Predicted 3D model of an 86-nucleotide RNA (THF (Tetrahydrofolate) riboswitch aptamer) from uncultured Anaerococcus sp. It matches the Rfam family "THF (Tetrahydrofolate) riboswitch aptamer". Rfam's curators write: Tetrahydrofolate (THF) riboswitch was first reported for Ames et al. as an RNA motif in 5' untranslated (5'-UTR)regions of folate transport and biosynthesis genes in Firmicutes genomes. Its mean pLDDT, the model's own confidence on a scale to 100, is 81. RNAcentral holds the sequence, with entries from MGnify.
């Protein structure tokens, strides 16, 4: 000097969940984890409280809807110090 490597983001596919309303998103509070180590919050997650809130149709072994969940693939990918590889 160059590179690898996280939590996560986006897109697609598959399998689901809800549609008798959870989930997602919003506000406040608390907590946890977060490149290999230490520290850390702009990011992520969990819990509690609160407000708001929906697209169903069909008879079929079906088609939808939800700012829906998980997995896989592709792509992007932490700050400071130290470390690893060349």
């Nucleotide at each position: 000097c160059a590179g690898a490597g996280u939590a996560g983001g986006u897109a697609a596919a598959g399998a689901g969940c809800a549609u008798u309303a959870a989930g997602u998103g919003c506000u406040g509070g608390a907590a946890a984890a977060u490149g290999g180590g230490u520290u850390g919050u702009u990011g992520u997650u969990u819990c509690c409280a609160g407000a708001c809130g929906a697209a169903g149709a069909g008879g079929a072994u079906u088609c939808g809807u939800g700012a829906u969940u998980c997995u896989u693939u592709a792509u992007c990918g932490c700050a400071a110090c130290c470390g690893c590889u060349g």